RNA sequence: CCAGUCGGCCGGGCGGCCGCUAUCCCGCAGGGAUGGAGGAAAGUCCGGGCUCCACGGAGAAACGGUGGCGGCUAACGGCCGCCGGGGGCGACCCCAGGGAAAGUGCCACAGAAAGCAAACCGCCGAAGCGUGCUUCGGCAAGGGUGAAAGGGUGCGGUAAGAGCGCACCGCGUUUCCGGCAACGGCGACGGCAGGGCAAACCCCACCGGGAGCAAAACCGAAUAGGGACGACGCGCGGCGGGCAACCGUCGCAGGGCUCUCCGGCCCAGUCGUCCGGGUUGGUUGCACGAGGCAGGGCGCGAGCCCGGCCCCAGAGGAAUGGCCGCCACGUUGGCGCCGCGAGGCGCCGGCCAUACAGAACCCGGCUUACAGGCCGACUGGAUAG
Numbered sequence: 001c002c003a004g005u006c007g008g009c010c011g012g013g014c015g016g017c018c019g020c021u022a023u024c025c026c027g028c029a030g031g032g033a034u035g036g037a038g039g040a041a042a043g044u045c046c047g048g049g050c051u052c053c054a055c056g057g058a059g060a061a062a063c064g065g066u067g068g069c070g071g072c073u074a075a076c077g078g079c080c081g082c083c084g085g086g087g088g089c090g091a092c093c094c095c096a097g098g099g100a101a102a103g104u105g106c107c108a109c110a111g112a113a114a115g116c117a118a119a120c121c122g123c124c125g126a127a128g129c130g131u132g133c134u135u136c137g138g139c140a141a142g143g144g145u146g147a148a149a150g151g152g153u154g155c156g157g158u159a160a161g162a163g164c165g166c167a168c169c170g171c172g173u174u175u176c177c178g179g180c181a182a183c184g185g186c187g188a189c190g191g192c193a194g195g196g197c198a199a200a201c202c203c204c205a206c207c208g209g210g211a212g213c214a215a216a217a218c219c220g221a222a223u224a225g226g227g228a229c230g231a232c233g234c235g236c237g238g239c240g241g242g243c244a245a246c247c248g249u250c251g252c253a254g255g256g257c258u259c260u261c262c263g264g265c266c267c268a269g270u271c272g273u274c275c276g277g278g279u280u281g282g283u284u285g286c287a288c289g290a291g292g293c294a295g296g297g298c299g300c301g302a303g304c305c306c307g308g309c310c311c312c313a314g315a316g317g318a319a320u321g322g323c324c325g326c327c328a329c330g331u332u333g334g335c336g337c338c339g340c341g342a343g344g345c346g347c348c349g350g351c352c353a354u355a356c357a358g359a360a361c362c363c364g365g366c367u368u369a370c371a372g373g374c375c376g377a378c379u380g381g382a383u384a385g
Stems, first nucleotide, its partner, number of pairs: 001381010012327007020036007038356001042367002045365005050212004055263006063208005068082005083097001084095004098203002103201002105197003120143002122139008151169006170192001171190004176185003216284004226275007235252007254267004291310003295306004330351009
């Protein structure tokens, strides 16, 4: 100097004039003080806090989610570290990473054959004959097809072959060692031979109520928990009211809240048509938080602990803005200097105010978008000294 990998940060500032808004103070109007959009506020994909509802406790089923090991966290499908596999020269990056011997299913086309298989070309042996063909037997080592053909390479052996035997690699089991563990290593034994897909159904392990601030609470508001008609339905007994229809209450039986046990709660109305009152209001929820900043300590790290300082938007159809000037950033013209060059620096002038994009209960994540710029560490390459 070039190329690359990983991490972090900024993405606006100052002044003047006018305007909006929250809290507090003084107060008739009004005035003053302090504060006022994000790293993603976005998507609504996860997890919670909070609110209300659902019956609660224990177990189970259905449904859904996660999936190597160990940690962090309020929790997670997040984050950190490690293990295993894959990619890359490397720094680093990726993995929906439990089980295919519980079962079912799929592997198109090509190919002889793609599940417990198989002989297209071919190799070997025997017989025959028309001399390169036929039949029988053996083979899966060589070739072909394919993403994949039933371990790989080599040697021996054989009629030709084949883990048939052997060596090494691979695979499986296992003593010991290291590690919390996933797993790794030395060794021993075994010729071991049933490929892939579970991001196919499924099996295994672990986790899981629902809805959501348009949740909800209070105030206010009503001849109204309304009326008429029709259909279906309205178990048994006691007491009270009532002429009756019926109403109130107690008990039993039966039923319901997914299933079982324990406890608890509910059960005489339901449906359809018509008439008709209120509700479109106000206040709260609404910001002190798993809060922010800096320092110290522990930890490889995510993060945790201790002390100190700080309060940092809360609208209610939705405020945080408009104008001017300057600075910064960026871009561009001229001049000068350095440099072989690419290019860099300084001065003067013009332009520009520029990316993605606006809180709406709050927080921890993930994902997506982003003009321009800055910082750090590491890897590879070239060159000079």
Molecule: Bacterial RNase P class A
Organism: Pseudomonadota bacterium